The RNA shown here (transfer RNA) has 74 nucleotides and comes from a Candidatus Peribacteria bacterium. Taxonomically the source falls in Candidatus Peribacteria (Bacteria, Bacteria candidate phyla, Candidatus Peregrinibacteriota). Its mean pLDDT, the model's own confidence on a scale to 100, is 80. Its Rfam family is "tRNA". Its family is annotated with triplet codon-amino acid adaptor activity in the Gene Ontology.

Order: sequence, then structure tokens, then C1' cells
RNA sequence: GGGCGGUUAGCUCAGUUGGUUAGAGCGCCACAUUGACAUUGUGGAGGUCGGUGGUUCGAAUCCACUAUCGCCCA
Repeated sequence: GGGCGGUUAGCUCAGUUGGUUAGAGCGCCACAUUGACAUUGUGGAGGUCGGUGGUUCGAAUCCACUAUCGCCCA
């Protein structure tokens, strides 16, 4: 230098052909349960979907550029 893949909650990840409210598990907080802890149950907080721009009535999803990580080729 060229190619491919990844980037979504604190962590690990899903997200279908662009559609109405962005989700799961673990973790965190509160309550119930216990003598207490753990377990279990219920509820809750936490996200400008890596960034900028574009297409569209509508973008996590499509397009361009860009940042970063990994792999392959040279």
C1' cells in the first nucleotide's frame, strides 16, 4: 500500500427486507424472602447504536469519507 471482518448499556453479545417503543445475559440499585449472607422473585437506573456528511416520509440497518481494533496479501 491492497483486501476482509468488527465497533450497539459497565462487560459479553443479538437486532430479520429500512418502519411505529433499541433488546438479552451478567453486573449495578431498591424491595420481598433470611437471624445474617447467598440463592430466588419483582421492579428500576443505565444507550445521542465509533465520528461526520448524504439518500429517504422514515436509518443501528443503505451510501461516501473518516477513526480505531483484528486477520490476510504484498